Predicted 3D model of a 99-nucleotide RNA (SAM riboswitch aptamer (S box leader)) from uncultured Flavobacterium sp. Taxonomically the source falls in Flavobacterium (Bacteria, Pseudomonadati, Bacteroidota, Flavobacteriia). Rfam family: SAM riboswitch aptamer (S box leader). Rfam describes the family as follows. The SAM riboswitch is found upstream of a number of genes which code for proteins involved in methionine or cysteine biosynthesis in Gram-positive bacteria. The coordinates come from a structure-prediction model, not an experiment, and the mean pLDDT is 82.

[in-house]
RNA sequence: CUUAUCCAGAAAGACCGAGGGAGUUGACCCAUUGACGUCUUGGCAACCUGUUGCAAAAUAAGGUGCCACAUUCAACCACGCUCUGCGUGGAAAGAUAAG
Numbered sequence: 001c002u003u004a005u006c007c008a009g010a011a012a013g014a015c016c017g018a019g020g021g022a023g024u025u026g027a028c029c030c031a032u033u034g035a036c037g038u039c040u041u042g043g044c045a046a047c048c049u050g051u052u053g054c055a056a057a058a059u060a061a062g063g064u065g066c067c068a069c070a071u072u073c074a075a076c077c078a079c080g081c082u083c084u085g086c087g088u089g090g091a092a093a094g095a096u097a098a099g
Stems, first nucleotide, its partner, number of pairs: 001099006011041005019030003024075004042067003046064003049060004071093001076090006
């Protein structure tokens, strides 16, 4: 850079010590009852891989990944509606995998 997916799923212990949830702006939530992060064990099953299968699928957990809140929600554009709000879709950005 390209493609695909992102409404589901998934715990605990130890250490650290003040903020954190990608970026900007709002909101909302988590956090000394220790968040976030690191390590260990465990788990989940998105992609690759293995097995079964004509295929669709199912299964295993090897390689990455993931295990608060929908990618926490929204903003940009389009459309609709009971219209300064709500809903749907598409972008932009991000994350993950494979190349």